The part of an RNA shown here (small-subunit ribosomal RNA, central domain) has 349 nucleotides and comes from an uncultured Gammaproteobacteria bacterium. The full RNA is in RNAcentral, with records from Greengenes. It matches the Rfam family "Bacterial small subunit ribosomal RNA".

[in-house]
Context: one part of a larger RNA
RNA sequence: CUGGGCGUAAAGGGCAUGUAGGUGGUUGUAUAAGUUAGAUGUGAAAGGCCCGGGCUUAACCUGGGGACUGCAUUUAAGACUGUGCAACUAGAGUAUGGUAGAGGGAAGUGGAAUUUCCGGUGUAGCGGUGAAAUGCGUAGAUAUCGGAAGGAACACCAGUGGCGAAGGCGGCUUCCUGGAUUAAUACUGACACUGAAGUGCGAAAGCGUGGGUAGCGAACAGGAUUAGAUACCCUGGUAGUCCACGCCGUAAACGAUGAGUACUAGCCGACGGGCCUGUUAUGGGCUUGGUGGCGCAGCUAACGCAUUAAGUACUCCGCCUGGGGACUACGGCCGCAAGGCUAAAACUC
Numbered sequence: 001c002u003g004g005g006c007g008u009a010a011a012g013g014g015c016a017u018g019u020a021g022g023u024g025g026u027u028g029u030a031u032a033a034g035u036u037a038g039a040u041g042u043g044a045a046a047g048g049c050c051c052g053g054g055c056u057u058a059a060c061c062u063g064g065g066g067a068c069u070g071c072a073u074u075u076a077a078g079a080c081u082g083u084g085c086a087a088c089u090a091g092a093g094u095a096u097g098g099u100a101g102a103g104g105g106a107a108g109u110g111g112a113a114u115u116u117c118c119g120g121u122g123u124a125g126c127g128g129u130g131a132a133a134u135g136c137g138u139a140g141a142u143a144u145c146g147g148a149a150g151g152a153a154c155a156c157c158a159g160u161g162g163c164g165a166a167g168g169c170g171g172c173u174u175c176c177u178g179g180a181u182u183a184a185u186a187c188u189g190a191c192a193c194u195g196a197a198g199u200g201c202g203a204a205a206g207c208g209u210g211g212g213u214a215g216c217g218a219a220c221a222g223g224a225u226u227a228g229a230u231a232c233c234c235u236g237g238u239a240g241u242c243c244a245c246g247c248c249g250u251a252a253a254c255g256a257u258g259a260g261u262a263c264u265a266g267c268c269g270a271c272g273g274g275c276c277u278g279u280u281a282u283g284g285g286c287u288u289g290g291u292g293g294c295g296c297a298g299c300u301a302a303c304g305c306a307u308u309a310a311g312u313a314c315u316c317c318g319c320c321u322g323g324g325g326a327c328u329a330c331g332g333c334c335g336c337a338a339g340g341c342u343a344a345a346a347c348u349c
Base pairs, nucleotide, nucleotide: 003321004320005319006318007303008302012317014201015200016199017198021194022193023192025088026087027086028085029084030083031082033081034080035077036076037075038074039073040072041071042070049065050064051063052062053061054060091191092188093187094186095185096183097182098181099180103177104176105175106174107173108172109171110154115149116148117147118146119145120144121143125136126135162169163168206247207246208245209244210243211242215241216240220236221235222234223233258316259315260314261313262312263311266294267293268292269291271289272288273287274286275285276284277283298305299304322349323348324347331342332341333340334339
């Protein structure tokens, strides 16, 4: 000496579940597989190394030693790891009583608004823009009042508020249902952590079949702008957006920060629970779980992070190894397709 890394330089898998595997709490006892020590055998010779000797030296030849870091057998040790047995409760889980929540699924239902239709009032404009025009309107529009239909989304509450593994989730009611948290006991007794494969979930767009279609609106058409304008602006408008079922499997799927455990100054908010206190105040203190702002040590190239770590350590997984070629080709697997996953090389700087 026996790699270094992954917030922003290349690099954390989109998220979970879980198989193999890896890793694993406390005590006693047994064992002796790993481990440690000794002994014996073997580890051919030559070569190499060390100390000598022989050719006048050297090359060369030659004697001895050591080395051959290994393997096998055997004896012993019993700390640590493993294994068997017995036990424990601090990890994990179960039971009981509460609590908060846009967590998920289904059914029903409400009001505001837009649009269309019908009817009334009413008359010449409306609409739109930087300015206009296309467009709509005397077949009566816009405006306004009443009624009806239908679809989609839920103002205020609303909050660096809450819930969820992530994607994500927001009117109200009911039913079904997952998780979290808290309090005090009782119980199980390491049942745990991680997780290659595999499996499931997974925004938007897109695809298939059948519905639905108010508003918005790729494509498309027209009007403007402009040198041009396949755009930005305007008038229309089809897919789509919505529903059911089935695919797709990707995102700046981001905290650009994998999961778990332990430890390491504090201060200030706000959310859920518990306990104590009492100038009953919308109070104060303690504690616990989540969520924000600042900040010490430490870390960092810096920015910054800082008990929600990017600090200090351990366990397991994923990934990186100069730029381009290349989130590509070929092959394989998946997909109806679009395409996805896996993933090079020549060449070039």
Model confidence (mean pLDDT): 89 of 100.